Predicted 3D model of a 73-nucleotide RNA (transfer RNA) from a Patescibacteria group bacterium.
RNA sequence: GUCGGGGUAGCUCAGUUGGUAGAGCACGGGACUCAUAAGCCCGGGGUCGUGGGUUCAAGCCCCACCCUCGACA
Numbered sequence: 001g002u003c004g005g006g007g008u009a010g011c012u013c014a015g016u017u018g019g020u021a022g023a024g025c026a027c028g029g030g031a032c033u034c035a036u037a038a039g040c041c042c043g044g045g046g047u048c049g050u051g052g053g054u055u056c057a058a059g060c061c062c063c064a065c066c067c068u069c070g071a072c073a
Stems, first nucleotide, its partner, number of pairs: 001072007010025004019056001027043004049065005
């Protein structure tokens, strides 16, 4: 340099045909217990990499760029 995968909660990742952004773990609270842990119940937490475009509506479609992983050269 060319081609391809990935970037979404603190972490690991889902998100189908464009229609109110989710799970597990972690964190906070509650209940239980003599107490702690595990398990149980509840809760907070998001500029969906950045900037544009299309659309009534974009995590999803289009363009450019950034970061990262891989292949080729």
Model confidence (mean pLDDT): 83 of 100. Rfam family: tRNA. Rfam links the family to the GO term triplet codon-amino acid adaptor activity. It is annotated as a transfer RNA. Taxonomically the source falls in Bacteria candidate phyla (Bacteria).